Transfer RNA from a Candidatus Uhrbacteria bacterium, 74 nucleotides, folded computationally. It matches the Rfam family "tRNA". It is annotated as a transfer RNA.

[in-house]
This record gives sequence, structure tokens and C1' cells, in this order.
RNA sequence: GCGCGUAUAGCUCAGUCGGUUAGAGCAGUGAUCUUAUAAGUCACAGGUCGGUGGUUCAAGUCCACCUACGCGCA
Repeated sequence: GCGCGUAUAGCUCAGUCGGUUAGAGCAGUGAUCUUAUAAGUCACAGGUCGGUGGUUCAAGUCCACCUACGCGCA
């Protein structure tokens, strides 16, 4: 340099043919339980879906470019 893949909550990941309110587990906070802690139970909070632009009535999802990381080729 070229090709392919990944990027969604603090972490690990789902998200169907583009359409119903962006979700789960762990972690966090509060309550409950306990003599106390842990575990359990209940509730809450946490996201401009890597960035910019485009297509569309509508984009996490499609397209272009860029960035970071990984793999391959040279």
C1' cells in the first nucleotide's frame, strides 16, 4: 500500500427484511434480608449505537469517506 472483519451502557455481548419505547448478563446505587458481611429478592440509574456526510417518510441496520483495533496478502 491492497483486501477482509470488528466498533451498541463502566465491562462482555444481543439487536431478524430498515419501522412497535434501543435490550440482556455482570458491575454501580438504594431498599429488603442478616448480629454483621456475602449470597438472594425488589427497584433505580447508566447510551447522541466510533466520527462526518449521504439515501429514505423513517437508519444501530443501507451507501461513501475518515479514525481505532485485529487478521491476511504484498
The coordinates come from a structure-prediction model, not an experiment, and the mean pLDDT is 81.